[in-house]
RNA sequence: CCGCGCUAAGCGGGGAGCUGGCGAUGCCCUGUACCUGCGAUCGCCUAGCAGGGCCGAAUCCCCCGCCUGAGGCGGUCUGCGUUCGGUGGAAGCCGGAGCGGAAGCGUUGAUGGUUUGGUCCCGGGCAAUCCGGCCCCGUGAACCGUGUCAGAACCGAGAGGUGGCAGCACUAAGCGGGUAACUGGAUGUGCUUUCGGGGUAGCCAAACCGGAGCCGAAGCGCCGGAAGUUCGCCGGGGGCGGUCCCGUCGAAGGCGGGGUGCGCGG
Numbered sequence: 001c002c003g004c005g006c007u008a009a010g011c012g013g014g015g016a017g018c019u020g021g022c023g024a025u026g027c028c029c030u031g032u033a034c035c036u037g038c039g040a041u042c043g044c045c046u047a048g049c050a051g052g053g054c055c056g057a058a059u060c061c062c063c064c065g066c067c068u069g070a071g072g073c074g075g076u077c078u079g080c081g082u083u084c085g086g087u088g089g090a091a092g093c094c095g096g097a098g099c100g101g102a103a104g105c106g107u108u109g110a111u112g113g114u115u116u117g118g119u120c121c122c123g124g125g126c127a128a129u130c131c132g133g134c135c136c137c138g139u140g141a142a143c144c145g146u147g148u149c150a151g152a153a154c155c156g157a158g159a160g161g162u163g164g165c166a167g168c169a170c171u172a173a174g175c176g177g178g179u180a181a182c183u184g185g186a187u188g189u190g191c192u193u194u195c196g197g198g199g200u201a202g203c204c205a206a207a208c209c210g211g212a213g214c215c216g217a218a219g220c221g222c223c224g225g226a227a228g229u230u231c232g233c234c235g236g237g238g239g240c241g242g243u244c245c246c247g248u249c250g251a252a253g254g255c256g257g258g259g260u261g262c263g264c265g266g
Stems, first nucleotide, its partner, number of pairs: 001266006010054002012030004021045001022043003034052005061259008071249005077242004082237007093225004098220002104214002112209008120198005125191003128187006135178005145170004153162003
């Protein structure tokens, strides 16, 4: 150096998460990713475990350096909505008072004044309505109501008499209905054409006095309220999302360098 056989190694890795921590299952990324069983729970805890298989000392296994770099995480910045604190602070609307003076009313008499009356209160009157009484109709008593009392009973020699049940008629209290008039009571009732008394701030009406105003739209600014509310700005917390950039972990790829066996035969 060549050939044959075998062995170590390899047949994935990473991020966040889970966990006291680690590895694995599950999620995400990468991508040649052996097969079966186990798991949001497992584990003989530095490693996945158990069983089987492939390849095999190098392009392939291991280590180092440089470059590129998926993706994750953290930060910065930023968007949206939420909450808290601070700060500025409305519009329109509502209420009040003011300025203003359109239109209308007014010498056929304004505002105002006086008087009277009404509206209000008390008492009466009339009416209305309702309730009751009186009145009318009906009904209404085993006996303890009235009348008549068959039969029966009692007294009597008899004539006759006595009390009296049922039945019949009537009636009292009561009950039901009606009710024109009369009568008692009540009332959230009516009475410019009911009476007396009181009161009269306001309003209404009339008469009189008197003689020039009365009313008040639009518009304007002021004060107060709703309200320190809606909203704007600043800052903080937490939520969802984006992200040039920074930090960190980093699969995978490229380049370069190095390392790693055993036996037999030639």
Molecule: Bacterial large signal recognition particle RNA
Organism: Rubrobacter sp.